RNA sequence: GUUUUCUUUAUAGCGCCUGGACAAUUAUAAUUAAUUGUUGACGAGGAUGGAACUUAUCGAAAUAUUCGGCGGAUGGUUCUGUGGCAAAUGUACUGCCAUGAAAUAUUAGAUAAAAAAUCAUAGUGAUAUGAUAUAACAAAUCUAAUAGGGUACAUUU
Numbered sequence: 001g002u003u004u005u006c007u008u009u010a011u012a013g014c015g016c017c018u019g020g021a022c023a024a025u026u027a028u029a030a031u032u033a034a035u036u037g038u039u040g041a042c043g044a045g046g047a048u049g050g051a052a053c054u055u056a057u058c059g060a061a062a063u064a065u066u067c068g069g070c071g072g073a074u075g076g077u078u079c080u081g082u083g084g085c086a087a088a089u090g091u092a093c094u095g096c097c098a099u100g101a102a103a104u105a106u107u108a109g110a111u112a113a114a115a116a117a118u119c120a121u122a123g124u125g126a127u128a129u130g131a132u133a134u135a136a137c138a139a140a141u142c143u144a145a146u147a148g149g150g151u152a153c154a155u156u157u
Base pairs, nucleotide, nucleotide: 014071015070016069017068019067020039021038022037023036024035025034026033027032042059043058044057048081049080050079051078052077053076054075082098083097084096085095086094088155089154090153091152092151093150104147105146106145107144108143109142110141117132118131119130120129121128122127
């Protein structure tokens, strides 16, 4: 330095919870109450520095709590610094972007997990984890192609 296996940490659709829902235990004639627990968002995508504001993108599932609340957050808008592009260099400005640094339009293409079902394991239980499974099924984004680019002055081609 390379390969394999195991463990730990981080990886922000992420974390938490005094509500709600659910379970067990205890008490109670019963209704209920207390205690201890369980549940409480499935993945895709997302970072140029700073500030302010803002209920921060996309679909899947479900229609029965993925309800409700709190915190955080790579989103968005505005201002500003840095950087890139608009034939080349310099200056001033304008516009679009974020290091693969062109917005937009059209066409084509690539990419998911959970839920559900069956089974196994752990738990008194609510439930959790795993397997069948490279399961099936998205959208935004992304990729490719085509179309699609500034002004003034000086210099060069």

The RNA shown here (glmS glucosamine-6-phosphate activated ribozyme aptamer) has 157 nucleotides. The coordinates come from a structure-prediction model, not an experiment, and the mean pLDDT is 76. The sequence was found by an Rfam model in a public genome assembly. Its Rfam family is "glmS glucosamine-6-phosphate activated ribozyme aptamer". The family's RNA type in Rfam is riboswitch. Rfam's curators write: This entry contains a glucosamine-6-phosphate activated ribozyme that is found in the mRNA for GlmS. GlmS is an enzyme that uses fructose-6-phosphate and glutamine to generate glucosamine-6-phosphate.